[in-house]
RNA sequence: AAUUAAAGUGCCAAACCUGCUGUAAAGUAGGGACGGAAAGCCACGGGUCCUAAGGUGUUCAGGAUAGCCGAGUUACGAUUU
Repeated sequence: AAUUAAAGUGCCAAACCUGCUGUAAAGUAGGGACGGAAAGCCACGGGUCCUAAGGUGUUCAGGAUAGCCGAGUUACGAUUU
């Protein structure tokens, strides 16, 4: 540098339950494993979801989601060069 995915000594952790934060989507800690080969980071483009305070959500505006997809960026295992 190229190819690849078998869940790997190892890593993350869906649903669900409990505590806390938030109007909410959701986040977070513990339990728990459906899955994941970037399920690491990043809201730039598209998608989806929420909206208390404003102008009340199709549209302005604000927010959530990276475990919806793509872009960007960094890294691991194996094989080949």
A computed fold for an 81-nucleotide RNA from Methylotenera sp., annotated as c-di-GMP-I-GGC riboswitch aptamer. It was read from a public genome assembly, where an Rfam model found it.